Predicted 3D model of a 72-nucleotide RNA (transfer RNA) from a Planctomycetota bacterium. Model confidence (mean pLDDT): 82 of 100. It matches the Rfam family "tRNA". About the family: Transfer RNA (tRNA) molecules are approximately 80 nucleotides in length. Rfam classes the family as a transfer RNA. RNAcentral holds the sequence, with entries from ENA.
RNA sequence: GUAGAUAUAACUUAAUGGUAGAGUAUCAGAUUGUGAUUCUGAAGGUUAUAGGUUCAAGUCCUAUUAUCUACC
Numbered sequence: 001g002u003a004g005a006u007a008u009a010a011c012u013u014a015a016u017g018g019u020a021g022a023g024u025a026u027c028a029g030a031u032u033g034u035g036a037u038u039c040u041g042a043a044g045g046u047u048a049u050a051g052g053u054u055c056a057a058g059u060c061c062u063a064u065u066a067u068c069u070a071c072c
Stems, first nucleotide, its partner, number of pairs: 001071007010024004018055001026042005048064005
């Protein structure tokens, strides 16, 4: 330099163009003589960035950024 893949909560990851969910972790409560376990609930998302298409975009299109892979 060329081609391709990935980017969603603190971490791991779902999501047929139609209200962004779950597990772990955190916090609160219940349970327990105490703690762990278990149960209930809460908080936590600019879906990498910027545009475009659409009534409607995490999803489709373009560019950019970061990481990774292959070729050179």